The part of an RNA shown here (small-subunit ribosomal RNA, central domain) has 346 nucleotides and comes from a metagenome.
[in-house]
Context: one part of a larger RNA
RNA sequence: CUGGGCUUAAAGGGCACGUAGGCGGAGUGAUCAGUUGAUUGUGAAAUCCCAUGGCUUACCUAUGGAAUUGCAUUCAAUACUGUCACUCUUGAGUACGGUAGGGGGGAGUGGAACUCCUGGUGGAGCGGUGAAAUGUGUUGAUAUCAGGAGGAACGCCGGAGGCGAAAGCGACUCUCUGGACCGUCACUGACGCUGAGGUGCGAAAGCCAGGGGAGCAAACGGGAUUAGAUACCCCGGUAGUCCUGGCCGUAAACGAUGAGCACUAGGUAGGGGGGCGCAAGUUUCUCUGCUGGAGCAAAAGUUUUAAGUGCUCCGCCUGGGGAGUAUGGUCGCAAGGCUGAAACUC
Numbered sequence: 001c002u003g004g005g006c007u008u009a010a011a012g013g014g015c016a017c018g019u020a021g022g023c024g025g026a027g028u029g030a031u032c033a034g035u036u037g038a039u040u041g042u043g044a045a046a047u048c049c050c051a052u053g054g055c056u057u058a059c060c061u062a063u064g065g066a067a068u069u070g071c072a073u074u075c076a077a078u079a080c081u082g083u084c085a086c087u088c089u090u091g092a093g094u095a096c097g098g099u100a101g102g103g104g105g106g107a108g109u110g111g112a113a114c115u116c117c118u119g120g121u122g123g124a125g126c127g128g129u130g131a132a133a134u135g136u137g138u139u140g141a142u143a144u145c146a147g148g149a150g151g152a153a154c155g156c157c158g159g160a161g162g163c164g165a166a167a168g169c170g171a172c173u174c175u176c177u178g179g180a181c182c183g184u185c186a187c188u189g190a191c192g193c194u195g196a197g198g199u200g201c202g203a204a205a206g207c208c209a210g211g212g213g214a215g216c217a218a219a220c221g222g223g224a225u226u227a228g229a230u231a232c233c234c235c236g237g238u239a240g241u242c243c244u245g246g247c248c249g250u251a252a253a254c255g256a257u258g259a260g261c262a263c264u265a266g267g268u269a270g271g272g273g274g275g276c277g278c279a280a281g282u283u284u285c286u287c288u289g290c291u292g293g294a295g296c297a298a299a300a301g302u303u304u305u306a307a308g309u310g311c312u313c314c315g316c317c318u319g320g321g322g323a324g325u326a327u328g329g330u331c332g333c334a335a336g337g338c339u340g341a342a343a344c345u346c
Base pairs, nucleotide, nucleotide: 003318004317005316006315007300008299012314014201015200016199017198021194022193023192025088026087027086028085029084030083031082033081034080035077036076037075038074040072041071042070049065050064051063052062053061054060091191092188093187094186095184096183097182098181099180103177104176105175106174107173108172109171110154114150115149116148117147118146119145120144121143125136126135162169163168206247207246208245209244210243211242215241216240220236221235222234223233258313259312260311261310262309263308266291267290268289269288270287271286272285273284274283275282276281295302296301319346320345321344328339329338330337331336
């Protein structure tokens, strides 16, 4: 180099944008670089292979042939690929008119609950558990009424429902802004797909600086339980959780299923549009589910949202342990991340 694979056996990069590269729609013409055929030269000899000969045979050996799959030259072919020129509209994009949406950023507002504070009523418990105790309360708690303050999260609607590339997104209003879908088929005319490096985004926890701190709550203290109880249960409680700015860059980052395009039975439900129709309905595009024939699969299962049938490009795997360790490099304030072995052993 080759082979076979990647839902669950080892294996899809967390997700996107995009550089190089790889791959790329239809028609006509040109060219002849790739490609194909032929010519000439070269491709040392020996070896290998074939034929014939020489040692009685064989080993060995001589002669001839073939081969040397390559390189170059010249001539020719022109389907395909490339290149160049012109053209096209179906891929892709644009425009215009609509639609739905917790998509994103900023500002403001609201009610319920909770805790605390102040005042009123009230007067002995409250709280908690399997049962208790720690805790709290005559310095008046719990309960209840009124007023005030604060922070965080937004019940019902709510849905197997919607949006987003993923992470993720749920009170209301305003504002800025991204994408999708449908219709017209008006415009551009292959402008496309993928994407090594690279760049950006990236839950939670954690880190740095400054704020904030109601509830919850690692650590920690106490009470129980227990043989013990560094736990499960209870009473407290600090980081943190929240905001601003900056790091970190990982997750069972999961559909454990890379992206794109095409093709291949149905049935049924839901979301968003359009056409026809008075309506019932019917039809078309798009998204999300369930079920399912063929096919595929070791099976479970999957099945137009493929794990089917094909093509293009990327990532990854190659027995278990050692080990995601050591070492080097690189990134990080650190925690640590990324890259990533071997000895040995079964």